[in-house]
Context: one part of a larger RNA
Molecule: small-subunit ribosomal RNA, central domain
Organism: Solanum x curtilobum
RNA sequence: UUGUGCGUAAAACGUCUAUAGGUGGCUUUUUAAGACCACUGUCAAAUCCUUGGGCUCAACCCUGGACAGGCGGUGGAAACUACCAAGCUGGAGUACGGUAGGGGUAGAGGGAAUUUCUGGUAGAGCGGUGAAAUGUGUAUAGAUCGAAAAGAACACUAACGGCAAAAGCACUCUGUUGGGCUGACACCGACACUGAGAGACAAAAGCUAAGGGAGCGAAUGGGAUUUGAUGGAUACUAGGUGUUAUGCGUAUCGACUCGUGUAGUGCUAUAGCUAACGCGUUAAGUAUCCCCCCCGGAGAGUACAUUUGCAAGAAUGAAACUU
Numbered sequence: 001u002u003g004u005g006c007g008u009a010a011a012a013c014g015u016c017u018a019u020a021g022g023u024g025g026c027u028u029u030u031u032a033a034g035a036c037c038a039c040u041g042u043c044a045a046a047u048c049c050u051u052g053g054g055c056u057c058a059a060c061c062c063u064g065g066a067c068a069g070g071c072g073g074u075g076g077a078a079a080c081u082a083c084c085a086a087g088c089u090g091g092a093g094u095a096c097g098g099u100a101g102g103g104g105u106a107g108a109g110g111g112a113a114u115u116u117c118u119g120g121u122a123g124a125g126c127g128g129u130g131a132a133a134u135g136u137g138u139a140u141a142g143a144u145c146g147a148a149a150a151g152a153a154c155a156c157u158a159a160c161g162g163c164a165a166a167a168g169c170a171c172u173c174u175g176u177u178g179g180g181c182u183g184a185c186a187c188c189g190a191c192a193c194u195g196a197g198a199g200a201c202a203a204a205a206g207c208u209a210a211g212g213g214a215g216c217g218a219a220u221g222g223g224a225u226u227u228g229a230u231g232g233a234u235a236c237u238a239g240g241u242g243u244u245a246u247g248c249g250u251a252u253c254g255a256c257u258c259g260u261g262u263a264g265u266g267c268u269a270u271a272g273c274u275a276a277c278g279c280g281u282u283a284a285g286u287a288u289c290c291c292c293c294c295c296g297g298a299g300a301g302u303a304c305a306u307u308u309g310c311a312a313g314a315a316u317g318a319a320a321c322u323u
Base pairs, nucleotide, nucleotide: 003295005293007277008276014201015200016199017198021194022193023192025088026087027086028085031082033081034080036076037075038074039073040072041071042070043069049065050064052062053061054060091191093187094186096183097182098181099180103177104176105175106174107173108172109171110154114150115149116148118146119145120144121143125136126135162169163168231290232289233288234287235286236285239268240267241266242265243264244263245262246261247260248259249258272279273278296323297322305316306315307314308313
């Protein structure tokens, strides 16, 4: 480089934003770079393939020819890609009316529990375990009733539910702020998709500086329980049944009800796919575009080198040997 692939066999970056690049909706015009057609020049000979022939055959030799292809030249055509110019509204976006939410951030407030301290009552145990012991208690514990302080976490509601790019997000209220969905169709007019490098965020553990410190508790050893391997975008392809948000119609005094649309989130299942398990409009089906990654095991995510970090480490990442 080509090719097969990437849920579980090797392989989807932890997640997003976005540069270069790649790819890109519909209509008309221009040009003719790519691509197409015709003619033509050239690509030495030998070799390869092949018609015919010569050594008694063959190898070998002679003769003629061709396929496939490369680089040009001239002429043509203009459907496709590209370019030029002008438009369109279906993709994308903006504005408007609604709407759900543990989305982020800052501030304020709250109650239960725990521990400590202090005061009262009462007086011998408490605590712990399978059983004990260490421990603690007449210097008044444990129990119980008041006052106070502190730190951390927010029972029930709670769900197969909601939001967020992922990590994640839940006591209540307020300020501020991001994203989504839906409706009508007003504006704009391809403004789009992906994304090497790059940047941002990123649980827990770890580190530095400062502060705080109630409870629980690293190491080591043992027992038990539970979850998760699927890049992004667009289009198409049977159903059935839940649920969340919302629109319309139906129904009604109203709430229910019934039908239907959009966006999420579940279960089941046809076609199809799959080695099987299974997936199945939330695809692992049918197609297109872009990107990461894989190419037997072990050595090894190791060595060396570079970058980065206070360190711990991280990123890039072999070979010999062996099988």